A computed fold for a 335-nucleotide part of an RNA from a Pseudomonadota bacterium, annotated as large-subunit ribosomal RNA, domain IV. The full RNA is in RNAcentral, with records from ENA.
[in-house]
Context: one part of a larger RNA
RNA sequence: CCCAUGUUAAGGAACUCGGCAAAUUACUUCCGUAUGUUUGCUAGAAGGAAGCCCUAGUUAGUCUAGGGGGCACAAGAGAGGUCCAAUCGACUGUUUAACAAAAACACAGGUCCCUGCUAACACGAAAGUGGAUGUAUAGGGACUGACGCCUGCCCAAUGCCAGAAGAUUACGGAAAGCGGUGAUUCCCGAUUUAUCGGGAUGAGCUGCUAACUUAAGUCCUGGUCAAUGGCGGCUGUAACUAUAACGGUCCUAAGGUAGCGAAGUUCCUCGGCGCUUAAUAGGCGUCCCGCACGAAAGGCGUAACGAGUUGGACACUGUCUCGACAUGGGGCCCG
Numbered sequence: 001c002c003c004a005u006g007u008u009a010a011g012g013a014a015c016u017c018g019g020c021a022a023a024u025u026a027c028u029u030c031c032g033u034a035u036g037u038u039u040g041c042u043a044g045a046a047g048g049a050a051g052c053c054c055u056a057g058u059u060a061g062u063c064u065a066g067g068g069g070g071c072a073c074a075a076g077a078g079a080g081g082u083c084c085a086a087u088c089g090a091c092u093g094u095u096u097a098a099c100a101a102a103a104a105c106a107c108a109g110g111u112c113c114c115u116g117c118u119a120a121c122a123c124g125a126a127a128g129u130g131g132a133u134g135u136a137u138a139g140g141g142a143c144u145g146a147c148g149c150c151u152g153c154c155c156a157a158u159g160c161c162a163g164a165a166g167a168u169u170a171c172g173g174a175a176a177g178c179g180g181u182g183a184u185u186c187c188c189g190a191u192u193u194a195u196c197g198g199g200a201u202g203a204g205c206u207g208c209u210a211a212c213u214u215a216a217g218u219c220c221u222g223g224u225c226a227a228u229g230g231c232g233g234c235u236g237u238a239a240c241u242a243u244a245a246c247g248g249u250c251c252u253a254a255g256g257u258a259g260c261g262a263a264g265u266u267c268c269u270c271g272g273c274g275c276u277u278a279a280u281a282g283g284c285g286u287c288c289c290g291c292a293c294g295a296a297a298g299g300c301g302u303a304a305c306g307a308g309u310u311g312g313a314c315a316c317u318g319u320c321u322c323g324a325c326a327u328g329g330g331g332c333c334c335g
Base pairs, nucleotide, nucleotide: 001330002329003328004327005326006325007324008323010321011320014319019316027051028050029049030048031047036041038146052068053067054066055065056064057063069073081314082313083312084311085310086309087308088306089305093105094104109144110143111142112141113140114139115138121130122129123128147301148300149299150298152231153230154229157228158227159224160223161222162221163220166219167218168217172213173212177208178207179206180205181204185200186199187198188197189196190195232250233249234248235247236246259293260290271287272286273285274284275283276282
């Protein structure tokens, strides 16, 4: 010097990103207990008193009164610090085995879509199996996430559902047409009179083309946003000024409603004001010019809950002013 443990005058968070760590608190009985609240809780709220031994009375346990001793009586071990405000998530649960336990996941509850049973859906070349020895108060999928108050406008785009008049449209079918071949037959020419050469052609076969016919789909007509999603600009105006209830105009499918708002979202920004401090870039309240909140990728509240996050207060302390000492183990020195 390092590590672990213990004690520490005065101060008491001045430490620090941050009370991290440590300290405080701690048990039982009794008294007492605010605010809020979903009336269950909050609550062990907070805060306070008592606790050993002997005697007497008393009891099942105990309790009451009187007395006594010690530095110390929940005599050892074990054994909540508390409160206020805000944010997120309702809650108990689950999770990154070995850097993340959370505001993430799940959740009960809500909504929508699909599914009539050989169900939808899933696994499987298939047989078959799960779903389910279930049957729409059931099963599958998607989103949201207790509860309370609510959930606005847009169907133009994309998706889905329904519709069938018309337009378009594949394979297939197919009238007609064209090409190839074409014994025989016909025509022309030649000739050794029996053939040869050339041309045309019916049927059949075959290649091409094709009117017409032909489904879903698409176009089309409607519906649907707790489907994917979206939810404006410029400009004028009130008898101080400022602002604009009001008006004009352009565009749009419709132009953001309620609620909330410098937010876990605010760039400018340390926004303005108030409170908190001696001093605050923090926190809380309020305002609203919301760069770029907003209503089930839910909006706003909310008692209870949380090893969550943020700010404050009391208590407490070697975190610190600022160190010191002690015990144990290392390091170091000697053997």

Its Rfam family is "Bacterial large subunit ribosomal RNA". Its family is annotated with structural constituent of ribosome and ribosome in the Gene Ontology.